[in-house]
Molecule: transfer RNA
Organism: marine eukaryotic metagenome
RNA sequence: GGGGGUUAGCUCAGCUGGUUAGAGCGUCUGUCUUACACACAGAAGGCCAGAGGUUCGAGUCCUCUAUCCCC
Numbered sequence: 001g002g003g004g005g006u007u008a009g010c011u012c013a014g015c016u017g018g019u020u021a022g023a024g025c026g027u028c029u030g031u032c033u034u035a036c037a038c039a040c041a042g043a044a045g046g047c048c049a050g051a052g053g054u055u056c057g058a059g060u061c062c063u064c065u066a067u068c069c070c071c
């Protein structure tokens, strides 16, 4: 210098920009059990890496910065 990534504690989806941002695992609560585990039901947890821009509207498009991976 070129390419790709950064979204929940972890691993990741998120379409052509559009109404409320999701899944699995984990955590917590309840049911069940003598108890634990499993199973089932429910809950908490995110200002989408940071800043700016475009737009009626940005996780999504553009610019800069930070950081990780590859060449």
Base pairs, nucleotide, nucleotide: 001071002070003069004068005067006066009025010024011023012022018056027043028042029041030040031039049065050064051063052062053061